This is a predicted structure of a 348-nucleotide part of an RNA (small-subunit ribosomal RNA, central domain) from Salipiger marinus. RNAcentral holds the full RNA, with entries from ENA and SILVA. The organism belongs to Salipiger, within Bacteria.
Context: one part of a larger RNA
RNA sequence: CUGGGCGUAAAGCGCGCGUAGGCGGAUCAGAAAGUUGGGGGUGAAAUCCCGGGGCUCAACCUCGGAACUGCCUCCAAAACUCCUGGUCUUGAGUUCGAGAGAGGUGAGUGGAAUUCCGAGUGUAGAGGUGAAAUUCGUAGAUAUUCGGAGGAACACCAGUGGCGAAGGCGGCUCACUGGCUCGAUACUGACGCUGAGGUGCGAAAGUGUGGGGAGCAAACAGGAUUAGAUACCCUGGUAGUCCACACCGUAAACGAUGAAUGCCAGUCGUCGGCAAGCAUGCUUGUCGGUGACACACCUAACGGAUUAAGCAUUCCGCCUGGGGAGUACGGUCGCAAGAUUAAAACUC
Numbered sequence: 001c002u003g004g005g006c007g008u009a010a011a012g013c014g015c016g017c018g019u020a021g022g023c024g025g026a027u028c029a030g031a032a033a034g035u036u037g038g039g040g041g042u043g044a045a046a047u048c049c050c051g052g053g054g055c056u057c058a059a060c061c062u063c064g065g066a067a068c069u070g071c072c073u074c075c076a077a078a079a080c081u082c083c084u085g086g087u088c089u090u091g092a093g094u095u096c097g098a099g100a101g102a103g104g105u106g107a108g109u110g111g112a113a114u115u116c117c118g119a120g121u122g123u124a125g126a127g128g129u130g131a132a133a134u135u136c137g138u139a140g141a142u143a144u145u146c147g148g149a150g151g152a153a154c155a156c157c158a159g160u161g162g163c164g165a166a167g168g169c170g171g172c173u174c175a176c177u178g179g180c181u182c183g184a185u186a187c188u189g190a191c192g193c194u195g196a197g198g199u200g201c202g203a204a205a206g207u208g209u210g211g212g213g214a215g216c217a218a219a220c221a222g223g224a225u226u227a228g229a230u231a232c233c234c235u236g237g238u239a240g241u242c243c244a245c246a247c248c249g250u251a252a253a254c255g256a257u258g259a260a261u262g263c264c265a266g267u268c269g270u271c272g273g274c275a276a277g278c279a280u281g282c283u284u285g286u287c288g289g290u291g292a293c294a295c296a297c298c299u300a301a302c303g304g305a306u307u308a309a310g311c312a313u314u315c316c317g318c319c320u321g322g323g324g325a326g327u328a329c330g331g332u333c334g335c336a337a338g339a340u341u342a343a344a345a346c347u348c
Stems, first nucleotide, its partner, number of pairs: 003320004007302002012316001014201004021194003025088006033081002035077008049065006091191001092188003095184005103177007110154001115149007125136002162169002206247006215241002220236004258315006266293013297304002321348003330341004
């Protein structure tokens, strides 16, 4: 390489959009590139193979045959693929009418709580812990009442509930805006799927500039603990956490399960539609999501099981013993941190 694989053994890109490419519904006709059959030409000799012969045998030499699986050309066939021209509606999309939703962006606004400030009451403690101490407090703390400031997060509702491609999204209101589902008839007529490169989005931490800073809190300081304690516990506390703009581009970015399509027993929940029936708030049916259990089947087992890890097809990505190593070197990107691509020696 081939083969075999990728939930947990090595292996699904974090997720979209999409270029090239690959693959692609039903039917009719034509053409004949692939395909199939037949004929002709060529395919040097030697070699290889088969059957003989010659050196005493063998290696070796030699004769005949077969073969040289290929290429060119002519004739023919038309099932399949390709191509050309029609037709179709089930894939895909459009239109109309409804519906659900923490989908996104911006602006405004509300209450609870923490902290701080001012004032009142009030007096000796308060904090904190396993126990303490550092710490705060007679310059009046803690507690309690009223007023004010400011920042951040939104209790209950809340749900194997919802929405989003993923990351993710939760007080309330408004504006703008993306997607989805159901129902209906009409329309377009394969317009589709995947997607190397490419491009966009992408938690937290981190970075740059300018704001903001209540609480929390890396670093740091102190108090404890301890043989030690650069920790766990406690008292403080700066970056940061928040906002705007710009970067970074990584995560156990997980369902550790790529996307799409078709097919293959059921039962019970739940969310959003629609239809029918009546006992008028339930039942049944159906479409789309989201769960639990469980056949066939799959799996090394665990388990999965119409939301497959079943049975198939298409396309992409990835794996190939452990360590060295996701490292070195080089390239690309980045302000940096670093990211990405990615070996070998050696060793077991």